[in-house]
RNA sequence: GGGCGGUUAGCUCAGUGGGAGAGCGCGUCGUUGACAUCGACGAGGCCAUAGGUUCAAUCCCUAUACCGCCCA
Repeated sequence: GGGCGGUUAGCUCAGUGGGAGAGCGCGUCGUUGACAUCGACGAGGCCAUAGGUUCAAUCCCUAUACCGCCCA
């Protein structure tokens, strides 16, 4: 330098055009003599960045950044 894949909650990951979600973690409450377990509720996200297509983009296209693998 070239090719491919990835980037979404604190962590691990779904979601592939029209409501941003799960598990674990965190907070509050209930349960207990207390802790754990369990249950209920809740907080937490500019969906890596910028531009484009579209009535509408996490999703499609282009570029850039970072990470991983391969080729040279």

Predicted 3D model of a 72-nucleotide RNA (transfer RNA) from Parcubacteria group bacterium Gr01-1014_33.
The sequence was found in a public genome assembly.
It matches the Rfam family "tRNA".
NCBI's taxonomy places the organism under Bacteria, Bacteria candidate phyla.